Context: one part of a larger RNA
Molecule: large-subunit ribosomal RNA, domain VI
Organism: uncultured Flavobacteriaceae bacterium
RNA sequence: CGUUAGAAAUUUGAGCGGAGCUGACCCUAGUACGAGAGGACCGGGUCGGACUGACCGCUGGUGCACCGGUUGUUUCGCCAGAAGCAUUGCCGGGUAGCUAUGUCGGGAUCGGAUAAGCGCUGAAAGCAUAUAAGCGCGAAACCAGCCACGAGAUGAGAUCUCUUUAAAGGGCCGUGGAAGAUUACCACGUCGAUAGGCCAUAGGUGCAAGGGCGGCAACGUCCGUAGCCGAGUGGUACUAAUUGCCCGUCAAG
Numbered sequence: 001c002g003u004u005a006g007a008a009a010u011u012u013g014a015g016c017g018g019a020g021c022u023g024a025c026c027c028u029a030g031u032a033c034g035a036g037a038g039g040a041c042c043g044g045g046u047c048g049g050a051c052u053g054a055c056c057g058c059u060g061g062u063g064c065a066c067c068g069g070u071u072g073u074u075u076c077g078c079c080a081g082a083a084g085c086a087u088u089g090c091c092g093g094g095u096a097g098c099u100a101u102g103u104c105g106g107g108a109u110c111g112g113a114u115a116a117g118c119g120c121u122g123a124a125a126g127c128a129u130a131u132a133a134g135c136g137c138g139a140a141a142c143c144a145g146c147c148a149c150g151a152g153a154u155g156a157g158a159u160c161u162c163u164u165u166a167a168a169g170g171g172c173c174g175u176g177g178a179a180g181a182u183u184a185c186c187a188c189g190u191c192g193a194u195a196g197g198c199c200a201u202a203g204g205u206g207c208a209a210g211g212g213c214g215g216c217a218a219c220g221u222c223c224g225u226a227g228c229c230g231a232g233u234g235g236u237a238c239u240a241a242u243u244g245c246c247c248g249u250c251a252a253g
Base pairs, nucleotide, nucleotide: 001152005163006162007161009159010158011157015149017147018146021049022048023047024046025045026044027043033038051106052105053104054103055102059100060099061098062097066093067092068091069090070089071086072085073084074083075082076081111143112142117137118136119135120134164252169247170246171245172244173189174188175187176186177185194240195239196238197236198235199234200233201232203229204228205227210223211222212221213220214219
């Protein structure tokens, strides 16, 4: 821009893509078969491999938010206690998020039309013949079925609702997001829990500082499962989402 008024939502599915794999074992059954050795079809079940989708409750990884330990050095006058720098100084852990080696799921069943192949009826050709007319079975291939996209499908579809104009509705702007390069998308904007702060807490770290007691001291112990943190969760208007502006219209030729 179009879809012939403009919108909001829900859809149909022309079409397009994805998927499509496979092993071992058990039962049937040591049956059929076979002198024996051996050893099934058909049918049913269990457990796997690779591939693939989703997810983070579990097991782990990461985790330059976080907590702790510790070396050297500088500074805060000194002690104590801290902070800076040294690859995040080094080391031990680790929430959320992101993840695989972790967890859950998938390939199908059924149907249609067939291939090779197997048949029925059956003439030409009194027979025979699956074929000439006609009819049936038959494969991971084909068409559907499963999953995703999908009306620019210009063949531009459908349904429902709203608005007939300072309209309905949309945008700008702002606060943000398990959305994201930007854009888009989604949530919210005081009629408010959108983000931050604050309160509480799942959880992390691992028992703070200070003081008492014990020890010459390093240090231990008690107050005290402490202190600190807390991307998650629940609350709370304290802060910021202010006030506004623009598009859209005059009946659709």